[in-house]
RNA sequence: GGGGGAGUGAUCUAACGGCUAUGAGCACGGUCUCCAAAACCGUGAAUCCGGGUUCGAAUCCCGGCUCCCCCGCCA
Numbered sequence: 001g002g003g004g005g006a007g008u009g010a011u012c013u014a015a016c017g018g019c020u021a022u023g024a025g026c027a028c029g030g031u032c033u034c035c036a037a038a039a040c041c042g043u044g045a046a047u048c049c050g051g052g053u054u055c056g057a058a059u060c061c062c063g064g065c066u067c068c069c070c071c072g073c074c075a
Base pairs, nucleotide, nucleotide: 001071002070003069004068005067006066007065011024012023018055026044027043028042029041030040031039048064049063050062051061052060
């Protein structure tokens, strides 16, 4: 340099172009308990950046950034 894949809470993960972005974990509060753990309930936080298409974009298109895989070049 060329080809392919991926980017969602300080972590992991789901989401047909359409409801308030899903669940786990984490933090805090509560129920329960002699106390705690476990379990259950509530609250908190996320779509990499910029543009486009569309009534509507995490999702489709274009450019950029970062990471991974394969190929090539120089040394």
The RNA shown here (transfer RNA) has 75 nucleotides and comes from a Solirubrobacteraceae bacterium. It was read from a public genome assembly. It matches the Rfam family "tRNA". Rfam classes the family as a transfer RNA. Its mean pLDDT, the model's own confidence on a scale to 100, is 81. The organism belongs to Solirubrobacteraceae, within Bacteria.